Small-subunit ribosomal RNA, central domain from Candidatus Thiodiazotropha sp. (ex Ustalcina ferruginea), 351 nucleotides, folded computationally. The sequence was found in a public genome assembly. Rfam family: Bacterial small subunit ribosomal RNA.
Context: one part of a larger RNA
RNA sequence: CUGGGCGUAAAGCGCGCGUAGGUGGUUUGGUAAGUCAGAUGUGAAAGCCCUGGGCUCAACCUGGGAACUGCAUUUGAUACUGCCUGACUAGAGUAUAGUAGAGGGAAGCGGAAUUCCGGGUGUAGCGGUGAAAUGCGUAGAUAUCCGGAGGAACAUCAGUGGCGAAGGCGGCUUCCUGGACUAAUACUGACACUGAGGUGCGAAAGCGUGGGUAGCAAACAGGAUUAGAUACCCUGGUAGUCCACGCCGUAAACGAUGUCAACUAGCCGUUGGACUCAUUAUAAGGGUUUAGUGGCGCAGCUAACGCGAUAAGUUGACCGCCUGGGGAGUACGGCCGCAAGGUUAAAACUC
Numbered sequence: 001c002u003g004g005g006c007g008u009a010a011a012g013c014g015c016g017c018g019u020a021g022g023u024g025g026u027u028u029g030g031u032a033a034g035u036c037a038g039a040u041g042u043g044a045a046a047g048c049c050c051u052g053g054g055c056u057c058a059a060c061c062u063g064g065g066a067a068c069u070g071c072a073u074u075u076g077a078u079a080c081u082g083c084c085u086g087a088c089u090a091g092a093g094u095a096u097a098g099u100a101g102a103g104g105g106a107a108g109c110g111g112a113a114u115u116c117c118g119g120g121u122g123u124a125g126c127g128g129u130g131a132a133a134u135g136c137g138u139a140g141a142u143a144u145c146c147g148g149a150g151g152a153a154c155a156u157c158a159g160u161g162g163c164g165a166a167g168g169c170g171g172c173u174u175c176c177u178g179g180a181c182u183a184a185u186a187c188u189g190a191c192a193c194u195g196a197g198g199u200g201c202g203a204a205a206g207c208g209u210g211g212g213u214a215g216c217a218a219a220c221a222g223g224a225u226u227a228g229a230u231a232c233c234c235u236g237g238u239a240g241u242c243c244a245c246g247c248c249g250u251a252a253a254c255g256a257u258g259u260c261a262a263c264u265a266g267c268c269g270u271u272g273g274a275c276u277c278a279u280u281a282u283a284a285g286g287g288u289u290u291a292g293u294g295g296c297g298c299a300g301c302u303a304a305c306g307c308g309a310u311a312a313g314u315u316g317a318c319c320g321c322c323u324g325g326g327g328a329g330u331a332c333g334g335c336c337g338c339a340a341g342g343u344u345a346a347a348a349c350u351c
Base pairs, nucleotide, nucleotide: 004322005321006320007305008304012319014201015200016199017198021194022193023192025088026087027086029084030083031082033081034080035077036076037075038074039073040072041071042070049065050064051063052062053061054060091191092188093187094186095185096183097182098181099180103177104176105175106174107173108172109171110154115149116148117147118146119145120144121143125136126135162169163168206247207246208245209244210243211242215241216240220236221235222234223233258318259317260316261315262314263313266296267295268294269293270292271291272290273289274288275287276286277285300307301306324351325350326349333344334343335342336341
């Protein structure tokens, strides 16, 4: 390279948007580039292959043929692909009316709880553990009542419930704002899919500057435990956790399953719509359909486990990635970063 693969064996980029490229719905006419057919020229000789001949045979030598799957020119064919042209509406999108939602950003507000502070009551313990001790407390703690301060998080509702591309999102109200779904018509008329580079978003931790700091808590200190205990347990406690702005760009960023489209038995839940049936106008209920989200399961697939219309089934389009283990996601170099480091990414050697 031809291949074979990527849920768990090596392998789906963390997730979008999108450039080039690749691919692309139905149909009219044209063209004839791809495609197909014929002809002509060329495709050196030798070799290979077929068939004769010569050395006593053979190797070897030699005559003839075939072949040289190719290229060019030319004459045709027009189904398919391309290109040009006209049309269409089933893909895609727009408009109208509605629906649900922790989707995003900003501002304001609320109650419970912890802690601290002030005051009252009150007295000797509290706290903590397997048991203790460190710690707190007669300078009045713990407990209890009243008042105040401040920060962070939002019990119940809460649900294999909802929303979001992913990361993720949960008290209430207001403002700004993205997407989805449903119904019926109208409109545009292939405007689509994927996407190397590129670009944006991206948990936690970490970094820079400035604030904030109630609780929790790396580091650290002390008390225990232990042979030791740089731990597990306890008492404290600083970064951090929070806010603003800017970086970092990684995670078991997981469904360990790329995106889009089509097709392929059923059954049971649940969320948001639409239509419909019966009922007493309700509520609840039955049926049909649609968009999600779960549990089983046929065929099929799979090494098995399992997957099974939300496919890991049957196919198509495009991208990414894998190629024995260790060395190693390392070294060197490049790029990025304030740094931490990230990204790209080997080899020797060894089994």